Predicted 3D model of an 81-nucleotide RNA (c-di-GMP-I riboswitch aptamer) from a soil metagenome.
[in-house]
RNA sequence: AAAGGCAAACCCGCCGAAAGGCGGCGACGCAAAGCCACGGGCCUAAGCCCCCUGCGGGGGUACGGUAGCCGGGCCGCCGAA
Repeated sequence: AAAGGCAAACCCGCCGAAAGGCGGCGACGCAAAGCCACGGGCCUAAGCCCCCUGCGGGGGUACGGUAGCCGGGCCGCCGAA
């Protein structure tokens, strides 16, 4: 190089308090866009705590997420010149 791979957003269904995830559809992109939340970042705030307080409202918090935010770790396909 080529073969081959993955699949953002939108829309639909399911799960979830939400963020988000999974499946379908679909391609914005990706040379690890394969896997792991260990460090930082970011998103959410059910529960819990605090405040106002009758209902209710406000603030804080990850034990919830994000691997397609970065770092780190693990593993790996093709084989032109």
Its Rfam family is "c-di-GMP-I riboswitch aptamer". About the family: GEMM was predicted in a large-scale screen for bacterial structured RNA regulatory elements.